[in-house]
């Protein structure tokens, strides 16, 4: 570096050192920032994606040992599913991946356009929710 699969409205910050942007592309927009962000380093914490550990269902053409006829029992091993924070691998620690762009679906005001029995009806639209989708972020595994 591609590629696959899962997740992304939860959750957790302090000190020190730099010293001007930063929110990982691009456009908006909004937000953080000389009361010190960003990003490094300690150290603390959060999570539970891999892992080990424990317990639950079911499997098992693995072994054992009883019964030698069907079975049983107990270890293993697989798959699920919960729990554990463990001196184990990663990852996180404003803001929903900070929000939008694309597409699709409900709802839909003001103006505007058609229609009108003058009550009002359809249409368009900003906008609100929601599904999907690009891109991105991490785990995991394969090239």
């Nucleotide at each position: 570096a591609u590629c696959u699969u899962a997740u992304c409205c939860a959750g957790a910050g302090u000190g020190g050192c730099u010293g001007a942007g930063g929110g990982u592309u691009c456009a908006g927009g909004c937000c953080c920032g000389a009361c010190g962000a960003c990003g490094c380093c300690a150290c603390a914490g959060c999570a539970a994606c891999c892992g080990g550990c424990c317990g639950g269902c079911g499997g098992u053409u693995g072994a054992a040992u009883c019964a030698c006829a069907c079975g049983a029992u107990u270890c293993g091993c697989c798959c699920u599913c919960g729990g554990u924070g463990c001196u184990g691998g990663u990852g996180c620690u404003a803001a929903c991946u900070c929000c939008u762009g694309c597409u699709c679906g409900a709802c839909g005001a003001u103006c505007c356009c058609g229609g009108u029995u003058c009550a009002c009806c359809g249409g368009u639209u900003a906008g609100u929710c929601g599904g999907g989708g690009c891109a991105g972020a991490u785990a995991a595994g394969a090239u």